[in-house]
RNA sequence: GCUCCCGUCGUCCAGCGGUCUAGGACAUCGCCCUUUCAAGGCGGAAACCGGGGUUCAAACCCCCGCGGGAGCGCCA
Numbered sequence: 001g002c003u004c005c006c007g008u009c010g011u012c013c014a015g016c017g018g019u020c021u022a023g024g025a026c027a028u029c030g031c032c033c034u035u036u037c038a039a040g041g042c043g044g045a046a047a048c049c050g051g052g053g054u055u056c057a058a059a060c061c062c063c064c065g066c067g068g069g070a071g072c073g074c075c076a
Base pairs, nucleotide, nucleotide: 001072002071003070004069005068006067007066010026011025012024013023018056028044029043030042031041032040049065050064051063052062053061
């Protein structure tokens, strides 16, 4: 340099154009329960990498960046 894959709550995942005001688990915070802690029950906060485009409508499709990974090539 070229090709391919990936980027969503703190972490790990779901999402396959309209049900997204984006869901789950763990973690975290509050309350309940308990002699206490843990476990358990209830509730809360917390995220779509950036910019364009397509579309009536984009987390989802396309393009350009940015970041990460893999393969190939170059290094006289």
The RNA shown here (transfer RNA) has 76 nucleotides and comes from Thermotogota bacterium ADurb.Bin062. The coordinates come from a structure-prediction model, not an experiment, and the mean pLDDT is 82. It was read from a public genome assembly. It matches the Rfam family "tRNA". Gene Ontology term of the family: triplet codon-amino acid adaptor activity. Rfam's curators write: Transfer RNA (tRNA) molecules are approximately 80 nucleotides in length. Rfam classes the family as a transfer RNA.